[in-house]
Record summary
Large-subunit ribosomal RNA, domain VI from Paenibacillus roseus, 258 nucleotides, folded computationally. Model confidence (mean pLDDT): 81 of 100. Rfam family: Bacterial large subunit ribosomal RNA. The family has 102 seed sequences and 51,934 matches in Rfam 15.1. The RNAcentral record of the full RNA draws on ENA and Rfam.
Context: one part of a larger RNA
Order: sequence, then C1' cells, then structure tokens
RNA sequence: AGCUUUAGAACAUUGAAAGACAUCUUUAAUAGUACGAGAGGACUUUAAAGGAUAUACCUCUGGUCUACCAGUUCUUAUGCCAAUAGGAAACGCUGGGUAGCUACGUAUAGAACUCAGAAUCACUGAAUGCAUCUAAGUGAGAAAGAGAUCUUAAGAUAGAUGUUCUCUAAAAAAUUUUAGAAAGAUUAUCUAAUAAAUAGGUAUAACGUAUAAGAUUUGUAAAAAUUUAAGCGGAUAUAUACUAAUAAAUUAAAAGUU
Repeated sequence: AGCUUUAGAACAUUGAAAGACAUCUUUAAUAGUACGAGAGGACUUUAAAGGAUAUACCUCUGGUCUACCAGUUCUUAUGCCAAUAGGAAACGCUGGGUAGCUACGUAUAGAACUCAGAAUCACUGAAUGCAUCUAAGUGAGAAAGAGAUCUUAAGAUAGAUGUUCUCUAAAAAAUUUUAGAAAGAUUAUCUAAUAAAUAGGUAUAACGUAUAAGAUUUGUAAAAAUUUAAGCGGAUAUAUACUAAUAAAUUAAAAGUU
C1' cells in the first nucleotide's frame, strides 16, 4: 500500500417464551308458562343492578398538607407603648388550607368466540342373524385445560426484521459537563443548554387565609368602626432573558491475509 471479514447510531417492529386475568349474588322479562291432583314451580334465552377483587387517576367528595395564612397563653429580646422576632419535645396550642400524596372518591376491567374432550349421555353397529355408546365409524358434554384477551418480551447465543444516517476517515452520534424534574438513595430515565422558557427571579392571575401595619373617628376604658374583598404567600397557570445553563473535553473500530 492492496484485499477480505465482522460494522456503528437513531427510530419503528415481529413474537419464541414468561406472567396476569378467570369470579359471586340479586332483581326483572320469558312465565305463574312447561310440569304437577294440588301445594308448588322450572330448563332456556335476554336485560339491569350490586358485592368482592385488580389496575390507573385526583375532576368531584373526604383525609393529610411540620411553618402558607390567621387566632391565642407563658417567657426572652429589640430602652418603654405599639409592632415584631426567638423558645415552649423536633408545628407550644388552636382554626383553616393550594400543589403533592392518598381512599372513604372517580374511571375502567372479567366478556364474546374457537379447539380438544373428564365423568356422563347418545347415534349407527358387528364379534354373538337378537341385543349392545365401541370393536371400525359418528355426535353432545365441566367455573377446569389449550387459544383468544391484557402486560413484559430478541441473552430467542441460529442473539431476529424494517427505514434512515455515518463510512476507511470523519461524520452521524455517544459520554463527561452545566440548568433541572413528569424521575430519583446512588446509578438510571426524561427535559433543556442562548437560533434557549431548563431552573431561579419578576409581573399578572388562580388558589389559600380572612380584612395587615400606620392613621383617623367613637368610647372613661376593654374595644369597635373606616381606610380595607385588605395585607401576606410552598409547590399552580401565563408572560418576561433580569440571574444561571453561551464554554470545553473524551470516544468515535478491530481482526486476518498478501
């Protein structure tokens, strides 16, 4: 230097196999029919409701919501009043309570159908001119079984399939890193990294609490009223680059042969 072999990544699939499920009750119609002297009282087919169970979820109804709001007792401090802050067995106590989590709440599910055929019931039928479900042959038949249904699923080592991208030297891409949450012990997964709403902040709103402080007025005063549907603010929604993700590094093939 040439040749040969196996490629790598993203997305989407097939289904060997494994697991789950499998349910019960009542009412109504068929029908007071068949049957039965009467009393009584169906098979079958159909419809509706419910119990228990399983899975998912938080719109509703509840629970919780450890500092979101308010009330309140004792105590310490800010010189005092007022107003606040710390502590009171890991919220001092009490009344509420969003997101989240959750059941007592909500939604969904078991189905239908097919196959084989246990006990059993039969058809035809000889051995045995009769009879006989059986010997040849044929049919029916269990909440069980095999499928179907739902979930996982190519380490199914014969390691499968399809599309696209990369290509003998770089790219596709992956990892590290950074901001994080629908995720989470750690890994992993998922979202984003300035051509950016990933997190924080800010604004507005929702929602929660319940009408802040200060001031004024009334009252001897405790206190009340007005300003005030106020003030305050964990998780929610929308908007906004104000702050932090702006950068960088690593990997990106090996084997055999001439």